This is a predicted structure of a 482-nucleotide part of an RNA (small-subunit ribosomal RNA, 3' major domain) from an uncultured prokaryote.
Its mean pLDDT, the model's own confidence on a scale to 100, is 83.
Context: one part of a larger RNA
RNA sequence: UGACGGGGGCCCGCACAAGCGGUGGAGCAUGUGGUUUAAUUCGAUGCAACGCGCAGAACCUUACCCAGACUUGACAUCCUUAGAAUCUCACUGAAAGGUGGGAGUGCUACCGCAAGGUAGAACUGAGAGACAGGUGCUGCAUGGCUGUCGUCAGCUCGUGCCGUGAGGUGUUCGGUUAAGUCCGGCAACGAGCGCAACCCCUGUUGCUAGUUACCAUCAUUAAGUUGGGGACUUUUAGCGAGACUCCCGGUGUCAAGCCGGCGGAAGAUGGGGAUGACGUCAAGUCCUCAUGGCCCUUAUGGUCGGGGCUACACACGUACUACAAUGGCAACUACAGAGGGUCGCGAUGCCGUGAGGUGGAGCCAAUCCCAGAAAAGUUGCCUCAGUUCAGAUUGUAGUCUGCAACUCGACUACAUGAAGUUGGAAUCGCUAGUAAUCGCGGAUCAGAAUGCCGCGGUGAAUACGUUCCCGGGCCUUGUACA
Numbered sequence: 001u002g003a004c005g006g007g008g009g010c011c012c013g014c015a016c017a018a019g020c021g022g023u024g025g026a027g028c029a030u031g032u033g034g035u036u037u038a039a040u041u042c043g044a045u046g047c048a049a050c051g052c053g054c055a056g057a058a059c060c061u062u063a064c065c066c067a068g069a070c071u072u073g074a075c076a077u078c079c080u081u082a083g084a085a086u087c088u089c090a091c092u093g094a095a096a097g098g099u100g101g102g103a104g105u106g107c108u109a110c111c112g113c114a115a116g117g118u119a120g121a122a123c124u125g126a127g128a129g130a131c132a133g134g135u136g137c138u139g140c141a142u143g144g145c146u147g148u149c150g151u152c153a154g155c156u157c158g159u160g161c162c163g164u165g166a167g168g169u170g171u172u173c174g175g176u177u178a179a180g181u182c183c184g185g186c187a188a189c190g191a192g193c194g195c196a197a198c199c200c201c202u203g204u205u206g207c208u209a210g211u212u213a214c215c216a217u218c219a220u221u222a223a224g225u226u227g228g229g230g231a232c233u234u235u236u237a238g239c240g241a242g243a244c245u246c247c248c249g250g251u252g253u254c255a256a257g258c259c260g261g262c263g264g265a266a267g268a269u270g271g272g273g274a275u276g277a278c279g280u281c282a283a284g285u286c287c288u289c290a291u292g293g294c295c296c297u298u299a300u301g302g303u304c305g306g307g308g309c310u311a312c313a314c315a316c317g318u319a320c321u322a323c324a325a326u327g328g329c330a331a332c333u334a335c336a337g338a339g340g341g342u343c344g345c346g347a348u349g350c351c352g353u354g355a356g357g358u359g360g361a362g363c364c365a366a367u368c369c370c371a372g373a374a375a376a377g378u379u380g381c382c383u384c385a386g387u388u389c390a391g392a393u394u395g396u397a398g399u400c401u402g403c404a405a406c407u408c409g410a411c412u413a414c415a416u417g418a419a420g421u422u423g424g425a426a427u428c429g430c431u432a433g434u435a436a437u438c439g440c441g442g443a444u445c446a447g448a449a450u451g452c453c454g455c456g457g458u459g460a461a462u463a464c465g466u467u468c469c470c471g472g473g474c475c476u477u478g479u480a481c482a
Stems, first nucleotide, its partner, number of pairs: 001482002003479003007476007015466002019430005026321002029318005034312002042053002064307003068303001070301001073131001077130002079127005086103007107120005133296002136294003142290002144285003147281001149279001154193006160169003173184003199273004204241006214230002218228001244267001247261005323423001327382006339370003344363002349358003389420001394415007436458007
């Protein structure tokens, strides 16, 4: 000087407390451990691994296993040689591949009357070797990227001063703040990286603009902003305004600030996002990529078919659905936002109980489509039961995607109707448009979400307080630790 203390003081955080809802029990989805296996590819392992890499394993992916075939190779550059490229047929084979046949003679330049010849570019076959190739090893050789403490308020420097020196001071102290934020004081005076602000979204409003959006006034129509028209509103999107403790009172050191109030759409960082200091964990990643070294080179490379990654006495994590009456079922009916669409979204109609089929209007989209939002509301039935709760499992028949749904897809109909009656010890999230609850969309994607990323609808309870648990910041103290 740090680190540590079941030392002290001050302070903060859904840290506790006060509340609301869960997880832990059930079924199922998914990931992991374990076990099994020819293989169940590999990585990730306290917080900070475990719906993680995977924004989507039937083949492919795919790295694993089995079997069949290749060896200058699927890919790059160079050399020699032959041939245009390319298209196509037959046989064989699980395919990869193998064998044989047919069509085809292009482009550029030169020579030539022409036939044709020569050279070149691209492409293809054969051959030789230099080399290619490796998701092989090392993340403890590395770059890059990322997690974490933590959006915590810290981390440092120059000069000066103090100390023999390590070092200290500044950065401590008194207030204050979300903040090393600001004020005052001070052997310090300044400065940098962080904080804040500048950026984006959102909340109010003015101007400009008016189509594909809008429809108040005027008119049109059988009706529908349908046609005319309008620039009022909504809205869209560009430029502005607006909030700064500005004003008033109190308090405070005549300070920084704090408390209350006026006005205001908004009040003290208005709400949300992006933004992550010096560093820590030899944290994670050599399987994104790049890369040193090592290793393989008829194989640890490359190709194809099939299988596996989907196994299943079990254990754990994370979700979903429930156990019902604040409910279930049926009928009628209302109100979003944000997205996506030409290899696409696909309307009206018709067929089917349905998944869906048929057909193809419109739309490269404020125009058309996905698209019916659902919870909510009204009415009726059920009347507390393993039920008209719950829906697992299983049988049969189908639909769709796709060469192909056996291993191993999603969905539909009928039948079947399991556990489950609110969950031990323990443990998690959340302070407001939040929790809870309800649906909608997107990426990936042929198909395949209860995951992930977004969107809006309905919309709470509680916070006395900081004694305690956990994590963190500052000062101080002890230390046989570094």